[in-house]
RNA sequence: ACGCAGGAUUGGGGGCGGCCCGGAGAUUCCGGGCCUGAGAAUUACACCCCUUGAACUUGACCCGGGUAAUGCCGGCGUAAGAAAAUCCGGAGGUUUUCAU
Repeated sequence: ACGCAGGAUUGGGGGCGGCCCGGAGAUUCCGGGCCUGAGAAUUACACCCCUUGAACUUGACCCGGGUAAUGCCGGCGUAAGAAAAUCCGGAGGUUUUCAU
């Protein structure tokens, strides 16, 4: 000098499911509850993710299984896309220089 894990700051990316009950009302809105999940939202001061990228989007009104039902689980998937800089830190180790 390089530099793992970890951390900080600032910035950025992302998600509005399914079912039941009640009320309004007309196919939508409000309230409550249940399922999965980090999150089922309201503006977000939460949660997850930022290239070591399955956070999230597309394919997809897809395929298989399962469920009261669902984007519930798996496949698809070494498919296509997708949002980062700086600083702290200094394991194990490597290299260079100097001194003895």
The prediction has a mean pLDDT of 77.
A computed fold for a 100-nucleotide RNA from a Candidatus Fermentibacterota bacterium, annotated as TPP riboswitch aptamer (THI element).
Its Rfam family is "TPP riboswitch aptamer (THI element)". Its family is annotated with thiamine pyrophosphate binding in the Gene Ontology.
NCBI's taxonomy places the organism under Bacteria, Pseudomonadati, Candidatus Fermentibacterota.